[in-house]
The RNA shown here (Lysine riboswitch aptamer) has 189 nucleotides and comes from Paenibacillus sp. Root444D2. Model confidence (mean pLDDT): 77 of 100. The source organism's lineage runs through Bacteria, Bacillati, Bacillota, Bacilli and Paenibacillus. It was read from a public genome assembly, where an Rfam model found it.
RNA sequence: AGAUGAGGUAGAGGUCGCGAUGUUGAAGAGUACGUCGGAGGAAGUCCAGUAAAGACUGUUGAUUCCGAUGAAAAGGCAACAUUGCCGAAGCCGCACGGUAUACUGACCGCGCUCGGCUGGGGCCGUUUCCGAAAGGAGCGGAACUGUCAUACUGUUGAAUCCAAAACAGUGUGUUGUGCUAUCUUGAAA
Repeated sequence: AGAUGAGGUAGAGGUCGCGAUGUUGAAGAGUACGUCGGAGGAAGUCCAGUAAAGACUGUUGAUUCCGAUGAAAAGGCAACAUUGCCGAAGCCGCACGGUAUACUGACCGCGCUCGGCUGGGGCCGUUUCCGAAAGGAGCGGAACUGUCAUACUGUUGAAUCCAAAACAGUGUGUUGUGCUAUCUUGAAA
């Protein structure tokens, strides 16, 4: 001296930075379900399909429909608080587990990282995705913002002139395998 080298520690981003938990609220819903009355008359339930084998309910009238009455909850959303944090985290795939068995599918959980994508939030559009819906998530778009690089301009440098450098502004581009600070290590020349 330092390979867009390897590693450690600390830190920054914000028009709502991210997650978790709790409380409250809306929605779920006058729904599920219970009870009573009526109609009806043989099948119905165990996530969906297929297969095999079962369990349970039902002519002591089920499932279903109508009326009356009582009447929830969960996941999802918002606000606030607490807390952990800044690949925070989210999504997709895959593996494993659960929904009675096997296979396929769907949903839920899970992996503390197995593979991939995303710098950040909001807005607009979109979707044979998730959701009862509200909405969420994915994708696309234009702007904003963070970051660094780069070009130009200005100020300081500079009360001789000039340069490095710093700061500010504008434009363009990159993207978290990043950026800032610091420490350790480190090939070739």